[in-house]
RNA sequence: UAGUCAUCCCCGGGGAGCCGAUAGCGGCUGAGAGGCGGUUCACGACCGCGACCCGUAGAACCUGAUCCCGUUCACACGGGCGUAGGGAGAGGAUGACGGGCCAUCC
Repeated sequence: UAGUCAUCCCCGGGGAGCCGAUAGCGGCUGAGAGGCGGUUCACGACCGCGACCCGUAGAACCUGAUCCCGUUCACACGGGCGUAGGGAGAGGAUGACGGGCCAUCC
């Protein structure tokens, strides 16, 4: 002092499905399936916070998509679409590894 990795901090992005009569409650997949507060008569929706995931080497997430094939009660799952179109930091600190350079000694 390049680079790589890990942890932490700050900032930013994002989603919340399916089944059971279904509100409570329970089950499934998943990192996460809405935990707390507020607005609303209420449901829903929205806002703030939280958990979780993701931040360009970006399938976190969105669009196409009420998509296509297989499979499932359905979601999930496998394959396609997909070298598709979008998508939020070339942030900081510490530590480890590590190449190079310089100095000193033998």

Background:
The RNA shown here (TPP riboswitch aptamer (THI element)) has 106 nucleotides. The sequence was found by an Rfam model in a public genome assembly. Its mean pLDDT, the model's own confidence on a scale to 100, is 75.